[in-house]
RNA sequence: UCCGAUAAUGGCAAACUUAUUGAAAAGUAAGGACGCAAAGCUACGGGGCUAAAGCUAUGUGCUAUGCUCGCCGAGUUACCGAAG
Numbered sequence: 001u002c003c004g005a006u007a008a009u010g011g012c013a014a015a016c017u018u019a020u021u022g023a024a025a026a027g028u029a030a031g032g033a034c035g036c037a038a039a040g041c042u043a044c045g046g047g048g049c050u051a052a053a054g055c056u057a058u059g060u061g062c063u064a065u066g067c068u069c070g071c072c073g074a075g076u077u078a079c080c081g082a083a084g
Stems, first nucleotide, its partner, number of pairs: 002084001003081002011036002016031006034070001040076003044073003047068003054062002
């Protein structure tokens, strides 16, 4: 360095509930733990979600400039140290 223990010390927190912001997706705070060895950070590539504004053939339509890094990849930083 790769790697990742039925190790240690700590960390994060899905669903759901309450409050709040938002057109929505979703975010934030508190509670709560399904899980996570990058479930830290960056929307850069792909995927997914939403459609206010815009477009429109008025449709249950189209579209991201919105969102998601707990979908995957990439970049970047980092705690611990058994076996290999």

A computed fold for an 84-nucleotide RNA from Filobacillus milosensis, annotated as c-di-GMP-I-GGC riboswitch aptamer.
Taxonomically the source falls in Filobacillus (Bacteria, Bacillati, Bacillota, Caryophanales).